This is a predicted structure of a 130-nucleotide RNA (FMN riboswitch aptamer (RFN element)) from Streptococcus hyointestinalis. Rfam family: FMN riboswitch aptamer (RFN element). Gene Ontology term of the family: FMN binding. The source organism's lineage runs through Bacteria, Bacillati, Lactobacillales, Streptococcaceae and Streptococcus. The sequence is in RNAcentral, with records from Rfam.
RNA sequence: AAAUGUCUUCAGGGCAGGGUGUGAUUCCCGACCGGCGGUGACACUUAUAUGAUGAGUGAAGUCCGCGAGCGCAAGCUGACGUGGUGAGAUUCCACGACCGACAGUAUAGUCUGGAUGGGAGAAGACAAAG
Numbered sequence: 001a002a003a004u005g006u007c008u009u010c011a012g013g014g015c016a017g018g019g020u021g022u023g024a025u026u027c028c029c030g031a032c033c034g035g036c037g038g039u040g041a042c043a044c045u046u047a048u049a050u051g052a053u054g055a056g057u058g059a060a061g062u063c064c065g066c067g068a069g070c071g072c073a074a075g076c077u078g079a080c081g082u083g084g085u086g087a088g089a090u091u092c093c094a095c096g097a098c099c100g101a102c103a104g105u106a107u108a109g110u111c112u113g114g115a116u117g118g119g120a121g122a123a124g125a126c127a128a129a130g
Stems, first nucleotide, its partner, number of pairs: 004127007017029003031110002033100002035066004042058007061098002069076002080096005102113003
């Protein structure tokens, strides 16, 4: 110093405005939101051998995987195209689109509820053979 072990803490956002209606944040017009790890040609910071490298940080809802949810279990589980640049783009830039558990209720990604729950994981403390 690392593997590893124990413990602690933390760990999700969002219908403005309007229409119809007895009744809708559920329908219609429109508005708004984006968990965790990985990757990442981008951005910023920094070091120096002043030269492109090294280091650090951030960066994907729709790429890879995970969580939540459903199921007795095996297991199941959403959504991206077009154009541009380029050696290379699923990640950059532009434009347009699309997706979002269950229960309740006038049909819900956004309200209420299970949930003072669970949790991918993040940070920290302690222990730690050889």

The coordinates come from a structure-prediction model, not an experiment, and the mean pLDDT is 81.